[in-house]
Background: Model confidence (mean pLDDT): 86 of 100. SAM riboswitch aptamer (S box leader) from a soil metagenome, 113 nucleotides, folded computationally. Its Rfam family is "SAM riboswitch aptamer (S box leader)". About the family: The SAM riboswitch is found upstream of a number of genes which code for proteins involved in methionine or cysteine biosynthesis in Gram-positive bacteria.
RNA sequence: CUUAUCCAGAGUGGCGGAGGGAUCGGCCCGCAGAUGCCACAGCAACCGGUUUCACCGAAAGGUGAAACGCUGGUGCUAAUUCCCGCCUCCGGGAGAACCGGGGGGAAGAUAAG
Numbered sequence: 001c002u003u004a005u006c007c008a009g010a011g012u013g014g015c016g017g018a019g020g021g022a023u024c025g026g027c028c029c030g031c032a033g034a035u036g037c038c039a040c041a042g043c044a045a046c047c048g049g050u051u052u053c054a055c056c057g058a059a060a061g062g063u064g065a066a067a068c069g070c071u072g073g074u075g076c077u078a079a080u081u082c083c084c085g086c087c088u089c090c091g092g093g094a095g096a097a098c099c100g101g102g103g104g105g106a107a108g109a110u111a112a113g
Stems, first nucleotide, its partner, number of pairs: 001113006011040005019029003023085001025083002041077003046073002048070001049068008081107001086104007
C1' cells in the first nucleotide's frame, strides 16, 4: 500500500505501583491496585492443517462449499472499535440549537498478501 473483518465470544494468579481506555470532547476504569509485563487458562477461526461433497484435470493437482479446534502461525479475553467527531437522509423541534435513528466517510485495530 491492497483486500477482508470489527453490535458475537472469552479471566484467574504473580510482578508492579499511577494513571489508563490510540486521538478531541464525552463517558467510564483505577491505590478495594487499574494500564502494563509474566504464567496458566480460555475465546475466536484470518492463515495453515484434516475430512466430506461438487466441479475442472489423463495424472499430479487445482477451484469452490461445508464441517472439525487440530501439540501449527497470528490475534483477542471492561464497556459495539465504549460513544461521538466529517458528509448526508428520516423523525421530533420555531430551529443550521438540541434529542432520537439510518446510510456513507475518516481514523484506528487485526489478518492475509